[in-house]
């Protein structure tokens, strides 16, 4: 470069959460790890709550880790 396919953003609708944010449906902006892990940095939420600390969110912000389908290889 193909070939089976897979994933699923915004945004509606239902439901849960104090919130970030998450589940289930619907839709597809993208993605070759948008598979999985909060290890380290960012970011977001909560503690009246600047900072300091503390819990919690995000894996489709960055890095790392473990996993993996086809194939010119």
């Nucleotide at each position: 470069a193909a070939a089976c396919g897979g994933c699923a953003a915004a945004c509606c609708c239902g439901g849960c959460g104090a919130g970030a944010g998450c589940c289930g449906g619907g839709g597809a902006c993208g993605c070759a790890a948008a598979g999985c892990c909060g290890c380290g940095g960012a970011g977001c939420c909560u503690g009246c709550g600047a900072g300091a600390c503390a819990g919690g969110c995000c894996a489709g912000c960055c890095g790392g880790g473990c996993u993996a389908c086809c194939g010119a290889a």
Predicted 3D model of a 73-nucleotide RNA (c-di-GMP-I riboswitch aptamer) from a soil metagenome. RNAcentral holds the sequence, with entries from MGnify.